[in-house]
Molecule: transfer RNA
Organism: Cognatishimia sp.
RNA sequence: GGCCUCAUGGUGUAGCGGUAGCACUUCGGAUUCCAAAUCCGACAACGGCGGUUCGAUUCCGUCUGAGGUCA
Numbered sequence: 001g002g003c004c005u006c007a008u009g010g011u012g013u014a015g016c017g018g019u020a021g022c023a024c025u026u027c028g029g030a031u032u033c034c035a036a037a038u039c040c041g042a043c044a045a046c047g048g049c050g051g052u053u054c055g056a057u058u059c060c061g062u063c064u065g066a067g068g069u070c071a
C1' cells in the first nucleotide's frame, strides 16, 4: 500500500428497514442479628459526518478506531 471483517449501556453480546433485548456490573427493596447467596424492581447504549427512504442500529458513501490477510 491492496482486500476483508468489526464498532450497540461501565463490560460481554443479540437485534439485517417500523417502540433496541439479554447476562454481568451499579442502585433501591425483600430476606438475615450482620453479611454473603437468593428473589423483586430501577437506571444506563446504536463511533463521527453525509446520502437513500414516509421511516435507518439495520442499506450506501466517506472519515476515525480495532482486528485479520496478501505483498
Base pairs, nucleotide, nucleotide: 001070002069003068004067005066006065007064010024011023012022013021018054026042027041028040029039030038047063048062049061050060051059